[in-house]
Molecule: transfer RNA
Organism: Clostridiaceae bacterium
RNA sequence: GGGGCUAUAGCGCAGCUGGGAGCGUAUCACACUGGCAGUGUGGGGGUCAGGGGUUCGAACCCCCUUAGCUCCA
Numbered sequence: 001g002g003g004g005c006u007a008u009a010g011c012g013c014a015g016c017u018g019g020g021a022g023c024g025u026a027u028c029a030c031a032c033u034g035g036c037a038g039u040g041u042g043g044g045g046g047u048c049a050g051g052g053g054u055u056c057g058a059a060c061c062c063c064c065u066u067a068g069c070u071c072c073a
Base pairs, nucleotide, nucleotide: 001072002071003070004069005068006067007066010025011024012023013022019056027043028042029041030040031039032038049065050064051063052062053061
């Protein structure tokens, strides 16, 4: 220098063929318990890596950039 993959909640990850942003865990509140732990119910938490474009509509498609991993040189 070139190719490929990855980037979504504090952490680990899903998200189909473009239309609801979700699961587990953590955290907070409440209930059960003498208490801790545990279990159950409910809540909060997101510039979907960044910018631009296409579209009625983008996490998803296109372009550029950034970071990490990997292969080639």